[in-house]
Context: one part of a larger RNA
RNA sequence: CGCACACGGUGGAUGCCUAGGCAGCCAGAGGCGAUGAAAGACGUGGAAGCCUGCGAUAAGGCUCGGCGAGGUGGCAAACAACCUGUGACCCGGGCAUCUCUGAAUGGGGAAACCCACCCAGCACAAGCUGGGUAUCCCGCACUGAAUACAUAGGUGUCGGGAGGCGAACCAGGGGAACUGAAACAUCUAAGUACCCUGAGGAAAAGAAAUCAACCGAGAUUCCCCCAGUAGCGGCGAGCGAACGGGGACCAGCCCUUAAGCAUGUGACUGAUUAGGCGAACGCGCUGGGAAGCGCGGCCAUAGUGGGUGAUAGCCCCGUAGUCGAAAAUCUGAUCAUGUGAAAUCGAGUAGGUCGGGGCACGUGAAACCUUGACUGAACAUGGGGGGACCAUCCUCCAAGGCUAAAUACUCCUGGCUGACCGAUAGUGAACCAGUACCGUGAGGGAAAGGCGAAAAGAACCCCGGAGAGGGGAGUGAAAUAGAUCCUGAAACCGUGUGCGU
Numbered sequence: 001c002g003c004a005c006a007c008g009g010u011g012g013a014u015g016c017c018u019a020g021g022c023a024g025c026c027a028g029a030g031g032c033g034a035u036g037a038a039a040g041a042c043g044u045g046g047a048a049g050c051c052u053g054c055g056a057u058a059a060g061g062c063u064c065g066g067c068g069a070g071g072u073g074g075c076a077a078a079c080a081a082c083c084u085g086u087g088a089c090c091c092g093g094g095c096a097u098c099u100c101u102g103a104a105u106g107g108g109g110a111a112a113c114c115c116a117c118c119c120a121g122c123a124c125a126a127g128c129u130g131g132g133u134a135u136c137c138c139g140c141a142c143u144g145a146a147u148a149c150a151u152a153g154g155u156g157u158c159g160g161g162a163g164g165c166g167a168a169c170c171a172g173g174g175g176a177a178c179u180g181a182a183a184c185a186u187c188u189a190a191g192u193a194c195c196c197u198g199a200g201g202a203a204a205a206g207a208a209a210u211c212a213a214c215c216g217a218g219a220u221u222c223c224c225c226c227a228g229u230a231g232c233g234g235c236g237a238g239c240g241a242a243c244g245g246g247g248a249c250c251a252g253c254c255c256u257u258a259a260g261c262a263u264g265u266g267a268c269u270g271a272u273u274a275g276g277c278g279a280a281c282g283c284g285c286u287g288g289g290a291a292g293c294g295c296g297g298c299c300a301u302a303g304u305g306g307g308u309g310a311u312a313g314c315c316c317c318g319u320a321g322u323c324g325a326a327a328a329u330c331u332g333a334u335c336a337u338g339u340g341a342a343a344u345c346g347a348g349u350a351g352g353u354c355g356g357g358g359c360a361c362g363u364g365a366a367a368c369c370u371u372g373a374c375u376g377a378a379c380a381u382g383g384g385g386g387g388a389c390c391a392u393c394c395u396c397c398a399a400g401g402c403u404a405a406a407u408a409c410u411c412c413u414g415g416c417u418g419a420c421c422g423a424u425a426g427u428g429a430a431c432c433a434g435u436a437c438c439g440u441g442a443g444g445g446a447a448a449g450g451c452g453a454a455a456a457g458a459a460c461c462c463c464g465g466a467g468a469g470g471g472g473a474g475u476g477a478a479a480u481a482g483a484u485c486c487u488g489a490a491a492c493c494g495u496g497u498g499c500g501u
Base pairs, nucleotide, nucleotide: 001500002499003498004497005496006495007494008493009492015486016450017449020421021420022418023417024416025415026414027413028412029410030409031165032164039101040100041099042055043054044053046079049075050074051073061095062094063093064092065091066090070083071082072081106115107114108113116133117132118131119130120129121128122127135162136161137160138159139158140156141155142154143153169200170198171197172196173195174194180187184234210217211216221248222247223246224245225244231239232238252402253401254400255346260339261338262337263336264335270330271329272328273327275323276322277321281296282295283294284293285292297314298313299303305317306316307315351375352374353373354372355371356370357369358368361387382397383396384395385394386393437444438443457485460472461471462470463469
């Protein structure tokens, strides 16, 4: 040094576990904000830090309910000082307080800081306390040119509103490229991504100037067919309907005086935000421990689930069932008040020409919708449409407006479910994670779970540096469960023995 065996070290795979995730279903809620939000800074405890809570009334104040014996949040034990049947702590409703930043709004600013003015009260004063002072829009009031009335304009610490934030869904205004076409330009990707504006719990659309086909249907929206059909298309790549049928849901109205809308009221019922009651088991055996096994019982509108020293219907929490609210909110009958505008059947419109866009439809024979420019009717004895166009026929009534449901989504709340994950998985994050750390910045972005049933977390003794670490003792079922703590694979490193060289 090699091989073998035994015993270790290191290491943290594997198994088991779950505090966290993932995906759904059923309900709820669908907003918060100048009455100052979201997000923060700084404070706040007898006690240094961090988390949580809270705001100079600062782990809290007042009040109304619930509960009923302990309590003064967590890491995190002890001590101190206290509270509590005159009901503490805890849970729920309401009210109050709520520093500074932040739309941030008196002015400024390198956010959490700096500097003002006005009014009121107190004060001799220095000053203290409280309130106010942003911008824009609408209204109102005052004022007021050229220019007489007027208007424009100006002024107002007057009255009302807005502003910012928020996951997706929605509508509108803008709008790519990579890519595909096996290159590429029309085309595609795609009206996608992205940007902007606006709104709601949904939004949008919506009561035929619609379809249909000579029969008829009867607003809109969504789903399944129709159908990858008819078509469109460098007729390439690709794009891709409608009629009609079946379902979901159903609702019609106004400008024409009524339908309605707004505000208030809020009966009765129900619901939400705390809760209450809630059946039925003993003995023996093994064991550290019984829920296991044996024997004998019981309940069940309750044998979902979790816990308890192993696997419990009957030990605990619950579960089925049933009951419950001082307060607040939702649902909302009724009643009351106010409003009832603009407009007056839709004209610079329909239609036309040119240029675009949208329609599955790329200019095509291209209807229809829309409109930047130029034009430009009729008036129900009228007008639009039926895919160039004309006639016949049929059908509808544009150029004003409102409208629930069926549909889309889930930042958030509750309950439940899983041939979903189980710590290199599942969220990036089971753990003080958008943290540590990296980057000037935009931004990027981890690792890290497990003693035991219970700390019973090893008193005391010994070696040692008043160490580290270890040996005894003790606890425990177990200490090779000793805190680097369940199990403890492999690589890798040793010790012992044997054999080989």